[in-house]
RNA sequence: GCGAACAUAGCUCAGGGGUAGAGCACUUCCUUCACACGGAAGGGGUCCGAGGUUCAAAUCCUCGUGUUCGCA
Numbered sequence: 001g002c003g004a005a006c007a008u009a010g011c012u013c014a015g016g017g018g019u020a021g022a023g024c025a026c027u028u029c030c031u032u033c034a035c036a037c038g039g040a041a042g043g044g045g046u047c048c049g050a051g052g053u054u055c056a057a058a059u060c061c062u063c064g065u066g067u068u069c070g071c072a
Stems, first nucleotide, its partner, number of pairs: 001071007010024004018055001026042005048064005
């Protein structure tokens, strides 16, 4: 230099057009003398940035940024 994949909650990841979920973590309560385990409820994300398409974009297209891999 060329090509590919990935970027979504604190972490690991789903979701591939109709206003976003799981596990773990966190908060409160129950349980315990207390802690852990277990149970119940809850908070937390304008989905990497900009533009385009669309009635509607995390999702499709383009460019950029970052990470990883391959080729040279």
Molecule: transfer RNA
Organism: Pseudobdellovibrionaceae bacterium